RNA sequence: GCCGGAGUGGUGGAAUGGCAGACACAACAGACUUAAAAUCUGUCGGGGGCAACCCCGUACCGGUUCGAGUCCGGUCUUCGGCA
Numbered sequence: 001g002c003c004g005g006a007g008u009g010g011u012g013g014a015a016u017g018g019c020a021g022a023c024a025c026a027a028c029a030g031a032c033u034u035a036a037a038a039u040c041u042g043u044c045g046g047g048g049g050c051a052a053c054c055c056c057g058u059a060c061c062g063g064u065u066c067g068a069g070u071c072c073g074g075u076c077u078u079c080g081g082c083a
Base pairs, nucleotide, nucleotide: 001082002081003080004079005078006077007076010025011024012023018066027043028042029041030040031039045056046055047054048053059075060074061073062072063071
C1' cells in the first nucleotide's frame, strides 16, 4: 500500500429497517439475619422537570428512509490476510 472483519451501558453481549440496550455479571438500595454470606425484591446511559413527562444517546461526520445500531459514502481505532 491492497483486501476483509469488528466498534452498542461499568463488563460480557443481543437486537438483521419499527419502543435503543433483551439476557447475564458487577454496582447501589431494601427485605431476611445477632451480624454476615446465600436468597428474594427494586433501581441501574446522559441532561432537564416537584411530578406526569420531555430532550439527547449504538466510535465520529454526512446521506437514504415516514422511521437507521441495522442500508450507503467518508473518517478514526482495532484485529486478521496479502504484498